[in-house]
Context: one part of a larger RNA
RNA sequence: UUGCAGUUAAAAAGCUCGUAGUUGAACUUCAGGCCUGGCCGGGCGGUCCGCUUAACGGCGUGUACUGUCGGGCCGGGCCUUCCUUCCUGGUGGUCCGGCAUGCCCUUUACUGGGUGUGUCGGGGAACCAGGACUUUUACCUUGAAAAAAUUAGAGUGCUCAAAGCAGGCAUACGCCGGAAUAUAUUAGCAUGGAAUAAUAAAAUAGGACGUGCGGUUCUAUUUUGUUGGUUUCUAGGAUCGCCGUAAUGAUUAAUAGGGACAGUUGGGGGCAUUAGUAUUCACAUGCUAGAGGUGAAAUUCUUGGAUUUUGUGAAGACUAACUUCUGCGAAAGCAUUUGCCAAGGAUGUUUUCAUUAAUCAAGAACGAAGGUUAGGGGAUCGAAAACGAUUAGAUACCGUUGUAGUCUUAACAGUAAACUAUGCCGACUCGGGAUUGGUCGAUGUUAUUUUCUUGACUCGAUCAGCACCGUACGAGAAAUCAAAGUCUUUGGGUUCUGGGGGGAGUAUGGUCGCAAGGCUGAAACUU
Numbered sequence: 001u002u003g004c005a006g007u008u009a010a011a012a013a014g015c016u017c018g019u020a021g022u023u024g025a026a027c028u029u030c031a032g033g034c035c036u037g038g039c040c041g042g043g044c045g046g047u048c049c050g051c052u053u054a055a056c057g058g059c060g061u062g063u064a065c066u067g068u069c070g071g072g073c074c075g076g077g078c079c080u081u082c083c084u085u086c087c088u089g090g091u092g093g094u095c096c097g098g099c100a101u102g103c104c105c106u107u108u109a110c111u112g113g114g115u116g117u118g119u120c121g122g123g124g125a126a127c128c129a130g131g132a133c134u135u136u137u138a139c140c141u142u143g144a145a146a147a148a149a150u151u152a153g154a155g156u157g158c159u160c161a162a163a164g165c166a167g168g169c170a171u172a173c174g175c176c177g178g179a180a181u182a183u184a185u186u187a188g189c190a191u192g193g194a195a196u197a198a199u200a201a202a203a204u205a206g207g208a209c210g211u212g213c214g215g216u217u218c219u220a221u222u223u224u225g226u227u228g229g230u231u232u233c234u235a236g237g238a239u240c241g242c243c244g245u246a247a248u249g250a251u252u253a254a255u256a257g258g259g260a261c262a263g264u265u266g267g268g269g270g271c272a273u274u275a276g277u278a279u280u281c282a283c284a285u286g287c288u289a290g291a292g293g294u295g296a297a298a299u300u301c302u303u304g305g306a307u308u309u310u311g312u313g314a315a316g317a318c319u320a321a322c323u324u325c326u327g328c329g330a331a332a333g334c335a336u337u338u339g340c341c342a343a344g345g346a347u348g349u350u351u352u353c354a355u356u357a358a359u360c361a362a363g364a365a366c367g368a369a370g371g372u373u374a375g376g377g378g379a380u381c382g383a384a385a386a387c388g389a390u391u392a393g394a395u396a397c398c399g400u401u402g403u404a405g406u407c408u409u410a411a412c413a414g415u416a417a418a419c420u421a422u423g424c425c426g427a428c429u430c431g432g433g434a435u436u437g438g439u440c441g442a443u444g445u446u447a448u449u450u451u452c453u454u455g456a457c458u459c460g461a462u463c464a465g466c467a468c469c470g471u472a473c474g475a476g477a478a479a480u481c482a483a484a485g486u487c488u489u490u491g492g493g494u495u496c497u498g499g500g501g502g503g504a505g506u507a508u509g510g511u512c513g514c515a516a517g518g519c520u521g522a523a524a525c526u527u
Base pairs, nucleotide, nucleotide: 004498005497006496007479008478012495014366016364017363021359022358023357025252026251031080032079033078034077035076036075037074038073039072040071042069043068044067045066046065047064048062049060050059051058052057085132086131087130088129089128090127091126095122096121097120098119099118100117101116102115103114104113105112136198137197138196139193140192142190143189151182152181155165156164167176168175169174208245209244210243212242213241214240215239216238218236219235220234256356257353258352259351261348262347264345265344269341270340271339272338275319276318279315280314281313282312283311284310286308290301291300327334328333371412372411373410374409375408376407381405385401386400387399388398423494424493425492427486428485430470431469432468435465436464437463438462439461440460441459442458444457445456446455447454474481475480500527501526502525509520510519511518512517
């Protein structure tokens, strides 16, 4: 590993990208003909044997012999369709063709045929051994090899047995038969197979062949009476050009993926611009004695006019109603108007590339709130703090103030019940109606009206979404779940995590951080 679990019991990294790793669509010899070998059993006979019948014939029996017919399984050869290829030398067998010759048959006749022996020559495949080349593996088969003892196991009356490799039979002269066999997995060697999985090849042809032709270049055995020199021919490497041969050479276009294009779509992002009321404050105005706040109060404000009314102005924040079981975004998250900038999804497509893909240690980007640093800004709310209450007490809940903060710029930090407490990709398995975006259809309705286009709607279909309802063939400990199903009938691919409760996300070490802290992360002990 076979073979666990991960919504809620321990456990899916906050999210995306991404290298190594792991995994990865289909397609290329299917089929046919002829000949032949082995094994198996079947039908119909014949001979033999037995029984029976006057005879024809019938029955039975087969490890008996044999004919024929078709069948199943396993091979082999040839062809359509190249099989381990080509040279050089050798060995033996067999085949073919000559020559010589023995025997048999035959012929008018060494005429013809068969068979044997010797010799010569020629041809592939039965193996030797030397070259030249050859896509490479995994996998399965068989074999050799793999020390015995051990293990499994055969034989054997140690009296049984654990054992042992003994022993048994005789006329005790002698004789006999044992001391098997299996397993032995990875790697290596040899052998056969060619499904499956990789790998390579011909696209700027620097591609393959050749009965070809011609250059360039290297080597030098033999033969020219001998020796030496040079050159040619010839033989063998290498290399270039021309010509010829060929069906000359590019697999599909994955309900895989990428790209282009088209009209869209969205509260996706950034920058600028713009609006709205509210809040607080300031100024002005009007009238007055209370106002705030609470369960009730008080702290607090108030004739220096509070609260309240009206009118202006400023500031900073926020974006109500519309607002939804609706949209967009990787997640965090995103809602006033308009403009600009780049990006995205889905849809459509008789567009293009052609495996480019999936998931991912390391590594990287983004990442609420709170926090930190340096500026800006500070209306509101408001940790800390103060006070008033409540209370047995109240360092709280309630109230009045109020600093940091809340907003923004530049940096850090990198965590959340970052939750759907449910990894990502792919396939399949029930029904239903809504809804968002695109596309398509309809003798449908309606608007402009004067007709098409084009909107808006109605009814369908379809692809892609956010969800919902019913059901359970299925799953589950159940709650429940169309996924949490297709799991003991256990294997689609891939990543991460968990192994009783505490100690403990602690200590220590490492690393990151200005810090706070983050990431990694125990043990003793206890139960």
Small-subunit ribosomal RNA, central domain from Jaminaea rosea, 527 nucleotides, folded computationally. Its Rfam family is "Eukaryotic small subunit ribosomal RNA". Rfam links the family to the GO terms structural constituent of ribosome and ribosome. The RNAcentral record of the full RNA draws on ENA and SILVA. Its mean pLDDT, the model's own confidence on a scale to 100, is 80.